[in-house]
RNA sequence: CGCCGUUGCGGCGGCGGUAAAUAGGCGAUUAAGCCGCAAGCGUGCCCGCCGUCGUGCGGGCGGUUCGC
Numbered sequence: 001c002g003c004c005g006u007u008g009c010g011g012c013g014g015c016g017g018u019a020a021a022u023a024g025g026c027g028a029u030u031a032a033g034c035c036g037c038a039a040g041c042g043u044g045c046c047c048g049c050c051g052u053c054g055u056g057c058g059g060g061c062g063g064u065u066c067g068c
Stems, first nucleotide, its partner, number of pairs: 001016005006039006025068004033041001043062007050054001
């Protein structure tokens, strides 16, 4: 300097051509992805749609929590 940990900014951490991860303070908890703010991508629950019943489509709600 670049890339990665859903997206933007910041932090934390990892990697060096790859996009993953045993890292991202520790423990418990949760489907909930490292953290804060915003988002609502993934995801959870509910409802609806179809000459198609699906690894399908649309809508609504939520947006891990707690202790040190």